[in-house]
Context: one part of a larger RNA
RNA sequence: UGACGGGGGCCCGCACAAGCGGAGGAGCAUGUGGUUUAAUUCGAUGAUACGCGAGGAACCUUACCUGGACUCAAAUGUUGACUGGCCGUUCCAGAAAUGGGACUUUCCCUCGGGACAGUCAGCAAGGUGCUGCAUGGUUGUCGUCAGCUCGUGCCGUGAGGUGUCAGGUUAAGUCCUAUAACGAGCGCAACCCCUACGUCCAGUUGCCAGCGGGUGAUGCCGGGGACUCUGGAGGGACUGCCGGCGCAAGCCGAGAGGAAGGUGGGGAUGACGUCAAAUCAGCACGGCCCUUACGUCCAGGGCGACACACGUGCUACAAUGGCCGGUACAGAGGGCAGCCACCUGGCGACAGGGAGCGAAUCUCGAAAGCCGGUCUCAGUUCGGAUCGGAGUCUGCAACUCGACUCCGUGAGGUUGGAUUCGCUAGUAAUCGCGCAUCAGCCAUGGCGCGGUGAAUACGUUCCCGGGCCUUGUACA
Numbered sequence: 001u002g003a004c005g006g007g008g009g010c011c012c013g014c015a016c017a018a019g020c021g022g023a024g025g026a027g028c029a030u031g032u033g034g035u036u037u038a039a040u041u042c043g044a045u046g047a048u049a050c051g052c053g054a055g056g057a058a059c060c061u062u063a064c065c066u067g068g069a070c071u072c073a074a075a076u077g078u079u080g081a082c083u084g085g086c087c088g089u090u091c092c093a094g095a096a097a098u099g100g101g102a103c104u105u106u107c108c109c110u111c112g113g114g115a116c117a118g119u120c121a122g123c124a125a126g127g128u129g130c131u132g133c134a135u136g137g138u139u140g141u142c143g144u145c146a147g148c149u150c151g152u153g154c155c156g157u158g159a160g161g162u163g164u165c166a167g168g169u170u171a172a173g174u175c176c177u178a179u180a181a182c183g184a185g186c187g188c189a190a191c192c193c194c195u196a197c198g199u200c201c202a203g204u205u206g207c208c209a210g211c212g213g214g215u216g217a218u219g220c221c222g223g224g225g226a227c228u229c230u231g232g233a234g235g236g237a238c239u240g241c242c243g244g245c246g247c248a249a250g251c252c253g254a255g256a257g258g259a260a261g262g263u264g265g266g267g268a269u270g271a272c273g274u275c276a277a278a279u280c281a282g283c284a285c286g287g288c289c290c291u292u293a294c295g296u297c298c299a300g301g302g303c304g305a306c307a308c309a310c311g312u313g314c315u316a317c318a319a320u321g322g323c324c325g326g327u328a329c330a331g332a333g334g335g336c337a338g339c340c341a342c343c344u345g346g347c348g349a350c351a352g353g354g355a356g357c358g359a360a361u362c363u364c365g366a367a368a369g370c371c372g373g374u375c376u377c378a379g380u381u382c383g384g385a386u387c388g389g390a391g392u393c394u395g396c397a398a399c400u401c402g403a404c405u406c407c408g409u410g411a412g413g414u415u416g417g418a419u420u421c422g423c424u425a426g427u428a429a430u431c432g433c434g435c436a437u438c439a440g441c442c443a444u445g446g447c448g449c450g451g452u453g454a455a456u457a458c459g460u461u462c463c464c465g466g467g468c469c470u471u472g473u474a475c476a
Stems, first nucleotide, its partner, number of pairs: 001476002003473003007470007015460002019423005026315008034306002042053002064301007076124009088103006106115003126290002129288003135284002137279003140275001142273001147186006153162003166177003192267004197235001199233005207224001211222003238261001241255001242253004304442001317416001321375007333364003338357002342353004382413001387408007429452007
């Protein structure tokens, strides 16, 4: 100087407490450990691994296994030599890769050759093989915590200290006062984006708002630029005003005004550094290793196994509910090998027709809710696993191993031990919708969007993590 203390003081955070809903019990989905296996490819492992790399494993992917094949090789460049093909059609063997064969057949040209293809020789190959403890880059975490430092000066023999401490204050090393310190940098804040309110500009969406036309009905048409909206500019919030306290910074007030009030709400943004943290399998790269194989191609299998154990989720155990009929209201996105109105067939998944739309124009489009009916507390009209049968669709192909539909079957489950997680407001809870990946999909995942919409916080003693000052230390 740090680190540590079941030392002290001060202060924060859904850290506890106060509440609401979960997990831990059940079934299933998914990841992991373990076991099994020819292989169940590899990585990630307290917090900071475990719906993680996977934002799409039937083939492909694929890195693994079994078997069949190739050896300058699956790709490209270049030098030299030789051959004349390449492409296309087709035959044989084969699971394919591949091997063998037939038919057909050039262009430019200065007749040397060149373009292109194959073979041979040479130079450069290839490796998801190892080392993340050789590395770059990127990332997690402490932590959006308020800290981490420098120049000059001053103090100390020196390591170093001071500044950065103290008294207030703040979300904040935020600001003020004091001060051997005076300044400065990286952080904080602000500048950026979205959202909440007006104004201005603009009008192939919106409006009968005012006029006209028209329909069974609809902004449907003429027309309008009011409103809603869209998207661009600019305004607006700054403790600016008032009162109280205070030297000041600032704090307090059911204050005024205002759409919004004291950081309005949300996002992006992550200091010096810590964990030899993670990644050589995104990529790059040093070193090491393989070279008729640890490279490459192909078929099939595996990554999907299953006595078990754990994590994360979904669905439930019902009446604030299930089922049936009727009826209403979003936002954000996507769409041409696409979205598909509408019509017809089918109980249905879907199929057959078929208009519009590269889209504020066409299209995909809510559910909870509300109204009415039924069930009456039961393993049930709860719950839907599992299994049998019949189908639809995608795709070369759904046996291993797809999703969906219909009929039948109806398992465990009656609120879950110790323990444990999330959340402070348009939040939790609850309800549906969209997108990426994608032929299809094992999505209950991820990322977004809106609808409905709570309870509680006395307080900081205690648990966990953190900040500042101080104290002890046999630790560095």
Small-subunit ribosomal RNA, 3' major domain from an uncultured rumen bacterium, 476 nucleotides, folded computationally. It matches the Rfam family "Bacterial small subunit ribosomal RNA". Rfam links the family to the GO terms structural constituent of ribosome and ribosome. The RNAcentral record of the full RNA draws on ENA.